[in-house]
RNA sequence: AGCCCCUCGUGUGGCGACAACUUGCCCAACUCCCCCAGGGCCGGAAGGCAGCAAGGGUAAGCGAGCUCUGUCGGGUGCGCGAGGGGUCUCU
Repeated sequence: AGCCCCUCGUGUGGCGACAACUUGCCCAACUCCCCCAGGGCCGGAAGGCAGCAAGGGUAAGCGAGCUCUGUCGGGUGCGCGAGGGGUCUCU
């Protein structure tokens, strides 16, 4: 000087999990929002008020995907650096 082994750090890739995102179902039957037929209330009337059901939306819940993003993990590939070791090789 080379080679091999171990440990640590680091860059990058891959894999996995989760989140985010996309999407499906279920939908507020326990107190969300919108819109509120009928009916109710106020009014002389015009009209107004609150508002159940139906309808719509959102949250929660239950799945699926992983192209993109993030976090974490590994008996993970490659590279770089540091430290330690070797009955190895060369000079």